[in-house]
RNA sequence: UGAGUAGGAAAGAUGAUCGCGGAUAUCGACAGGAUAUUCGAGGAAAGUCCGAGCUCCGCAGGGCAGAGUGCUGGAUAACGUCCAGCGAGGGUGACCUCAGGGAAAGUGCCACAGAAAUGUAGACCGCCCGGUAUAAAAACCGGGUAAGGAUGGAACGGUGCGGUAAGAGCGCACCAGCAGCCAGGUGACUGGCUGGCUAGGUAAACCCCACUUGGAGCAAGACCAAAUAGGGAAGGGAUGAAGCGGCCCGCUGAGCCUUCCGGGUUGUGUCGCUAGAACCGUCAGGCAACUGCCGGUCCAGAUAAAUGAUCAUCACCGCAUAGUUUUGCGGAACAGGACUCGGCUUAUUGAAUACUCAUAGC
Numbered sequence: 001u002g003a004g005u006a007g008g009a010a011a012g013a014u015g016a017u018c019g020c021g022g023a024u025a026u027c028g029a030c031a032g033g034a035u036a037u038u039c040g041a042g043g044a045a046a047g048u049c050c051g052a053g054c055u056c057c058g059c060a061g062g063g064c065a066g067a068g069u070g071c072u073g074g075a076u077a078a079c080g081u082c083c084a085g086c087g088a089g090g091g092u093g094a095c096c097u098c099a100g101g102g103a104a105a106g107u108g109c110c111a112c113a114g115a116a117a118u119g120u121a122g123a124c125c126g127c128c129c130g131g132u133a134u135a136a137a138a139a140c141c142g143g144g145u146a147a148g149g150a151u152g153g154a155a156c157g158g159u160g161c162g163g164u165a166a167g168a169g170c171g172c173a174c175c176a177g178c179a180g181c182c183a184g185g186u187g188a189c190u191g192g193c194u195g196g197c198u199a200g201g202u203a204a205a206c207c208c209c210a211c212u213u214g215g216a217g218c219a220a221g222a223c224c225a226a227a228u229a230g231g232g233a234a235g236g237g238a239u240g241a242a243g244c245g246g247c248c249c250g251c252u253g254a255g256c257c258u259u260c261c262g263g264g265u266u267g268u269g270u271c272g273c274u275a276g277a278a279c280c281g282u283c284a285g286g287c288a289a290c291u292g293c294c295g296g297u298c299c300a301g302a303u304a305a306a307u308g309a310u311c312a313u314c315a316c317c318g319c320a321u322a323g324u325u326u327u328g329c330g331g332a333a334c335a336g337g338a339c340u341c342g343g344c345u346u347a348u349u350g351a352a353u354a355c356u357c358a359u360a361g362c
Stems, first nucleotide, its partner, number of pairs: 001358006010349001012314007020040008042334001046345002049343005054217004061249004066213005071085005086100001087098004101208002106206002108202003124149002126145007157175006176198001178195007221271003224267001231261006242252002278297004283292003316331005
């Protein structure tokens, strides 16, 4: 200098003028009117994909079904998140990716091609033996054979030596896999020894195993105000309505439930609503995620919905000019709360740091 990898931080600053929402104080003509002070979006406020708090459904009960998760250990209020590892795969490397339990419980599937796609299978070509059948060959018939060819993503372990009529784990060595034992590790797993000689893939196919799991959501829900009529008809109902939302059991136990007809009322209402698994800092524990002690801070709460606009100076980037730091012009992303947190994912700007590889120079 070029090409990458990883983890963090920031998201212009200050001042002036005008304007908007909340709170507090004062004034007040009582109109939420005026004045003053103070506070007023984000790293994603977004998607609403997970997990919680909170609220209601009488208890949040049991079982089945369903759904979700799925290497190990830890973190956490919890999680499908995070951290540290293990294994497999990719990259020269920094590093990255993985729904990563079980395929010797059972079932299904494996297109096309191929003789054969799971059955101690499978003879298309080839190889070998015997016969017709002789001196030999071709051909035909019967048998053996998975070493070679051919098909395929995959052909029932791989390579080599022996062996054989030709072959074959048929025998042996090494390698892979499986089972058992021993050692190390909390564990996933790793290493060694022994053994029989071999067991295809697929579980984001059914299934099996382990664990988790009731539902609805701030339009939850509570209160005030306003209005009022438990009105009429039909059907069901203690042989059980309804609560419970797929079913069953258990529990509670009825002026109840369903349908139809005809009516009343419905507010710029109040609370929930923001002090919290909160934020900042020092120290301590831990490899880390994270946790703890102490100190400090208060940091939106609107309801058709405020958080904005203009100007000046400085800072950043680009272009031009000029010539050693001036001048001019232009630009500055993605995007905006609506009960609140913890994550994930997606959108997006310009810099810096650490590390890796390549090239060149000292």

Notes: A computed fold for a 362-nucleotide RNA from Allolucifera butyrica, annotated as Bacterial RNase P class A. Its mean pLDDT, the model's own confidence on a scale to 100, is 76. It matches the Rfam family "Bacterial RNase P class A". Rfam's curators write: Ribonuclease P (RNase P) is a ubiquitous endoribonuclease, found in archaea, bacteria and eukarya as well as chloroplasts and mitochondria. It is annotated as a ribozyme.